[in-house]
Transfer RNA from Paenibacillus sp. TSA_86.1, 71 nucleotides, folded computationally. Its Rfam family is "tRNA". The family's RNA type in Rfam is transfer RNA. The RNAcentral record of the sequence draws on ENA. The coordinates come from a structure-prediction model, not an experiment, and the mean pLDDT is 80.
């Protein structure tokens, strides 16, 4: 210098145009004599900017970070 992958909650992770699952952790609650366990509850608008669209985490363009390959 060229090519490719990945970026979603504190952590892991699903989603493939119609308004974001699940697990762990955490908050509050129920239960308990107290605790643990169990059960219930609460919480992200998706790395950034722009574009397409009635509608974008999702499609397109440009960046950023990180990983891999080639030279």
């Nucleotide at each position: 210098g060229g090519g490719g992958g990945u970026a979603u909650a504190g952590c892991c992770a699903a989603g493939u145009g119609g308004u974001a699952a699940g697990g762990c952790a955490a908050u509050g609650g129920u239960c308990u004599g107290c605790a643990a366990a169990a059960c219930c509850u609460u919480g992200a608008g998706c790395c950034c900017c722009g574009g397409u669209u009635c509608a974008a985490a999702u499609c397109c363009g440009g960046g950023u970070a990180u990983c891999c390959c080639c030279u």